[in-house]
Context: one part of a larger RNA
């Protein structure tokens, strides 16, 4: 250096910006670096391999030849590929029009419901469970009315629905700042691109620090009960869930399926469904484009399925795997306040 592989067997990094690397649309001229080709020089000898010989033979050994697949240098070719340069626009983005969205960040604001306080009514129960007790309640509870109070969290609309790189990530309303996508035109730039080791940012829950907040819910914990025990169950309830800021950086972070760009209903004519497949967005409403699903045609798959939102056919890029177990441990390093992250063996054993 080289194989064959990552939807379920080991395998796709949680995501995404982007450095270097790697790879690249179409066309003109020039170069000749890679690439191709001939000479010339050198590739020491043994070794290998072929022919012949020599020890009775064979290993041995002589002797010729081939080969030494490389390298230097010189002389040529110029399709590809690289470097200059010349032009194009279909890639890539800019701009002009628009509509759609829980898409982000901040301030306001509503009403339903809890629970707690104050007050009217009104009286012994309420709650709870399989059944009960612990609990609350004649110091008026639960129900019922008004009034107040705080915090959370936004019924219906809601959807197989949108939004967003992603993320169990965004669902009340107004306002104010801001990001993307997507349609139409087709003025503008002229390859500006894809992908990305590093690196940097963002990353559900729980958990951490400081400080605030606590209405409901509720690990831990306490009581009551059932049991063989009862950690389930029933009352209660404390971190914690909620704001700031500031840390952690993990997940069945999944679509277990990495990104990008092209093809491919397969029989001779248009289309994969057919009264527009079904839904969402835009449009000039025939139709096209841009998502989101479901069925299914060739392909492919070990099967199971996938199937224009690929797991078919290609090309480029990057992470990855490589017998169970020890072990995602030990040990170093790096991060972290801590919990613990990442990187990650090996002895042994099957």
């Nucleotide at each position: 250096c080289u194989g064959g592989g990552c939807g379920u067997a080991a395998a796709g990094c949680g995501c995404g910006u982007g450095u270097a690397g790697g790879c690249g649309g179409u066309u003109u001229g020039g170069u000749a670096a890679g690439u191709c080709a001939g000479g010339c020089g050198u590739g020491a000898a043994a070794u290998c391999c072929u022919a012949u010989a020599g020890c009775u033979u064979a290993a041995c050994u002589a002797u010729a030849g081939a080969a030494c697949u490389g390298c230097g240098u010189u002389u040529g070719a110029u399709a590809c590929u690289g470097c200059c340069u010349u032009a194009c626009u279909u890639g890539a983005g800019u701009g002009c029009g628009g509509g759609a969205g829980a898409g982000g960040a901040g301030a306001g604001u509503g009403g339903a419901a809890u629970u707690c306080c104050c007050g009217g009514u009104g009286u012994a129960g309420c709650g709870g469970u399989g059944a009960a007790a612990u609990g609350c309640g004649u110091a008026g509870a639960u129900a019922u009315c008004g009034g107040g109070a705080a915090g959370a969290a936004c019924a219906c609309c809601g959807g197989u629905g949108g939004c967003g790189a992603a993320g169990g990530g965004c669902g009340a309303c107004u306002c104010u700042c801001u990001g993307g996508a997507c349609c139409g035109c087709a003025a503008c730039u002229g390859a500006c691109g894809c992908u990305g080791a590093g690196a940097c940012g963002c990353g559900a829950a729980a958990g951490c620090g400081u400080g605030g907040g606590g209405a409901g819910c509720a690990a831990a914990c306490a009581g009551g009960a059932u049991u063989a025990g009862a950690u389930a169950c029933c009352u209660g309830g404390u971190a914690g869930u909620c704001c700031a800021c500031g840390c952690c950086c993990u997940a069945a972070a999944c679509u277990u399926u990495g990104g990008g760009c092209a093809c491919u209903a397969a029989g001779u004519a248009u289309c994969g469904g057919a009264g527009g497949u079904a839904u969402c967005g835009a449009c000039c409403c025939a139709u096209u484009c841009g998502g989101u699903g479901c069925c299914g045609u060739a392909g492919c798959u070990a099967a199971c399925g996938c199937a224009u939102u690929a797991a078919g056919u290609g090309c480029c890029c990057c992470g990855c795997c490589u017998g169970g177990g020890g072990a995602g441990u030990a040990c170093g390093g790096c991060c972290g306040c801590a919990a613990g992250g990442u990187u990650g063996a090996a002895a042994c054993u099957c």

This is a predicted structure of a 350-nucleotide part of an RNA (small-subunit ribosomal RNA, central domain) from an uncultured bacterium.
Its mean pLDDT, the model's own confidence on a scale to 100, is 80.
RNAcentral holds the full RNA, with entries from ENA, Greengenes and SILVA.